Description:
The prediction has a mean pLDDT of 89. This is a predicted structure of a 263-nucleotide part of an RNA (large-subunit ribosomal RNA, domain VI) from an uncultured Bacilli bacterium. Its Rfam family is "Bacterial large subunit ribosomal RNA". It was read from a public genome assembly.

Context: one part of a larger RNA
């Protein structure tokens, strides 16, 4: 821009893409078969490999604004307590998120038309013949079925709901202001390079803060007691705590502007 008014939702599916793998063991059955050695079809079950998709409950990884320990040095006048720098100084743990080696799931079943091939009936050609007319069976393959995209499918589909008949010029047509609605703007994240998508904007829990909790770390500071002391113990599962959960308008989403129908 189009989809012959303008919007908001929900859909159909022409068509496209993806997937399609396979092993071992057991039962049937040491059966059929075979002199024996050996050893099935058909049918059923279990467990795997590789691959794919989703997810983070578990097992782990990471986790540079979490917690702790600790070395050197500097600063805070000194002690104590803290802070800076040294690859995050180094080391031990670790929430959310992201992850695989972790967890879950998948390939199927089924139907249709067939290939090679196997047949039925059957002439030409009194026989025979799956074929000439006719009718069946038959594959991991084909078409559906499964997952997914999809009406620019210009053949532009369908359904539901909402908006209404203003003004100017001179009918047409154009312009302007509006309606439903949308955007700008602002707070953001399950989204993200930017657009976009999604959640919200006071009739509000969108983000921050605060409070409470979860999870993490692992026993704060101060004081007291014991010890010559390093230190230990008590107060005390203490103190601190990024992303997680909930509550709460304290802070910021204010105020406003623009676009947008007349067939």
């Nucleotide at each position: 821009c189009g989809u012959a008014g303008g919007a908001a939702a929900a859909u159909u599916g022409a068509g496209g893409a993806g997937a399609g793998c396979u092993g071992u063991u057991c039962c049937u059955a040491g059966u059929a078969c075979g002199a024996g050695a050996g050893g099935a079809c058909c049918g059923g079950a279990a467990c795997g490999g590789a691959c794919a998709u989703a997810c983070c409950u578990c097992u782990g990884g990471u986790g540079u604004a979490u917690c702790u320990g600790u070395u050197g040095u500097c600063a805070u006048g000194c002690c104590a307590g803290u802070g800076g720098c040294a690859g995050u100084g180094c080391a031990g743990a670790g929430u959310a998120g992201c992850u695989a080696u972790g967890u879950a799931u998948g390939g199927a079943a089924u139907g249709g038309a067939u290939a090679a091939c196997c047949g039925c009936u059957g002439a030409a050609a009194g026989c025979a013949u799956c074929u000439a007319a006719g009718c069946g069976g038959g594959a991991a393959g084909c078409c559906a079925a499964c997952u997914u995209c999809a009406a620019g499918a210009u053949g532009a589909g369908u359904u539901u709901u909402c908006c209404c008949a203003u003004a100017u010029u001179u009918u047409a047509a154009a312009u302007a202001g509006u309606a439903a609605g949308u955007u700008c703007c602002c707070u953001c994240a399950a989204a993200g390079a930017c657009g976009a998508u999604g959640a919200g904007g006071u009739u509000g829990a969108u983000a921050g803060g605060u409070u409470a909790g979860a999870g993490g770390u692992g026993g704060a500071a101060g004081u007291g007691u014991g010890g010559u002391g390093a230190c230990a113990c008590a107060u005390u599962g203490a103190g601190c705590u990024g992303a997680c959960u909930a509550a709460u308008a304290c802070u910021a989403a204010u105020a406003g502007a623009a676009c947008g129908a007349g067939g």